The RNA shown here (Glycine riboswitch aptamer) has 102 nucleotides. Model confidence (mean pLDDT): 77 of 100. The model forms 84% of the base pairs in the Rfam consensus. Rfam family: Glycine riboswitch aptamer. Rfam links the family to the GO term glycine biosynthetic process.
RNA sequence: AUGACACUCCGGAGAAUCUCACAGAACGCGAGUUUGAGUGAGUGCCGAAGGGGCAAGGCGGGCAAAACCGUUAAUCUCUCAGGCAAAAGGACAGAGUUUUUU
Numbered sequence: 001a002u003g004a005c006a007c008u009c010c011g012g013a014g015a016a017u018c019u020c021a022c023a024g025a026a027c028g029c030g031a032g033u034u035u036g037a038g039u040g041a042g043u044g045c046c047g048a049a050g051g052g053g054c055a056a057g058g059c060g061g062g063c064a065a066a067a068c069c070g071u072u073a074a075u076c077u078c079u080c081a082g083g084c085a086a087a088a089g090g091a092c093a094g095a096g097u098u099u100u101u102u
Stems, first nucleotide, its partner, number of pairs: 001102001003100002006097004011092001016043001018042005024035004044084003050080001051078003057072005
């Protein structure tokens, strides 16, 4: 100087405060009313934990040359998982520390 693991600090998007039911809470003598980002179900939606998919090109095979076969990425795509107030999480990015590779 460079690569990697781990840790610390910092930045970090998208999408229903939807519907129904039930806890809970408030009010009421009471029937009940209001509320209810908690729980369950439903519908809709999001992509940036994780996971799946691959056009061109490259590489390898094949060949006289091709067709063809295999392989390969993402913030693209799918939405299994996850998520749709805040918090948490969060791909990725910046700074620092320890260890370590060349």